[in-house]
């Protein structure tokens, strides 16, 4: 000094002038004052959840989630940590992570052959056949022995070679007519039976086996453990109104049956006609900061401070000027001028996860060059 991984933090600010929204003082009201007023994502609605209304709050089946193992958490598909596999020289990154010998099912085309498979090319041809040589007898036809001489037909191999993203273990031997796990040595898978270290997942290692049965499950599907529905437009009260209309059906448990609860002077849904204003919910929390303890962490505890929007056609804004970052260009320096400042707006609330960001900036770890 160049170049990467990985955690965090801001991402405007101070003045003035008007101008909105809560709350609290004050007042009859009204004016007038304090004080507080959009995010790290408020987005996406992908999880999971308080909270709320159903349901005597139960049970099954359908459907739906998740999948190494051990913790955090109110709960998770989040999060932290180890383990196996894969990337990368590393720091670090990913995970499609129960099961393929319960079962069906697919692996194209090339190839003989894609799971209990196979013979293109190739080897062999011992043994049977054919031709051929030598002896022999013989009825000029042939029969008998015998040679391994010749092709390669019958036959026999799957070691070699080729196809292909993947070929039914490698490696060196013995055997063979030529070969194969047909058999041995060693190694790898794989089963089982110990011992060792881990809470485990795993990991190392000895013995004996048989001699080896591919890859997809983000293909149906097996296996374990979880899930009742609906959602702030939820769900209360107050007010206002009327057509004390009309039709199905007998309900209701938000997919189904059971089971439970309930009903005819009743009800559940539908049509149709009217009215529809204002309150609560609604923000004080699994809340935040800050210290300290314990824990690798994730977090958790103890301790003292704080209150940081709550609207309803929808509030948090405009301008004016100071400063700030960044970009360009002058200028020896100080400075000067221009241009520009990202994604983006709360609506029931929270923990996460994912997108989307102009810019400044902390720390912490690997490479590499040089140079002391």
């Nucleotide at each position: 000094c160049g170049a990467g991984c990985c955690c965090g933090u801001c991402g405007g600010a101070c003045g003035g002038u008007c101008g909105c929204g809560g709350c609290c003082c004050c007042u009859c009201a009204a004016a007038g004052g304090g004080u507080c007023g959009a995010g790290g994502a408020a987005a996406g609605u992908c999880c999971g959840g308080a909270c709320u209304c159903c349901a005597c709050a139960g049970g099954g089946c359908a459907g739906g989630g998740u999948g190494c193992u051990g913790g955090g958490u109110a709960a998770c598909u989040c999060c932290c940590a180890g383990g196996c596999g894969g990337g990368g020289u590393g720091a670090c990154c990913c995970g499609a992570c129960g099961g393929a010998a319960a079962g069906u099912g697919c692996c194209a085309c090339a190839g003989a052959g894609a799971a209990c498979a196979g013979a293109c090319c190739g080897c062999c041809g011992a043994u049977g056949a054919c031709g051929u040589c030598u002896g022999a007898c013989c009825u000029c036809g042939g029969u008998c022995a015998g040679g391994u001489c010749g092709a390669a037909c019958a036959g026999g191999c799957a070691a070699g070679g080729g196809u292909g993203a993947a070929a039914c273990g490698g490696u060196g031997g013995u055997g063979u007519a030529a070969g194969a796990g047909a058999c041995c040595a060693c190694c790898a898978g794989c089963g089982u039976c110990g011992c060792c270290g881990g809470c485990a997942a795993c990991g190392g290692u000895g013995g004996c086996g048989g001699c080896u049965c591919g890859g997809c499950a983000a293909a149906c599907c097996c296996c374990a453990c979880c899930c009742g529905g609906a959602g702030c437009a939820a769900g209360g009260c107050c007010a206002a109104g009327c057509a004390g209309g009309g039709g199905c059906c007998c309900g209701g448990u938000u997919g189904c049956c059971c089971g439970c609860c309930g009903a005819a002077u009743g009800g559940u849904c539908c049509c149709g006609g009217g009215u529809a204003g204002g309150c609560c919910g609604c923000a004080a929390g699994a809340g935040c900061g800050u210290g300290u303890c314990g824990g690798u962490g994730a977090c958790g505890g103890c301790a003292c401070g704080c209150c940081c929007a709550g609207a309803u056609g929808g509030a948090u804004g405009a301008c004016c000027g100071u400063c700030g970052g960044c970009u360009g260009c002058c200028g020896a320096c100080a400075g000067g001028c221009a241009g520009u400042c990202a994604c983006a707006g709360a609506a029931u609330c929270c923990g996460g996860c994912u997108u989307a960001c102009a810019g400044a900036u902390g720390g912490g770890c690997u490479c590499g060059c040089a140079g002391c």
Molecule: Bacterial RNase P class A
Organism: Acidimicrobiia bacterium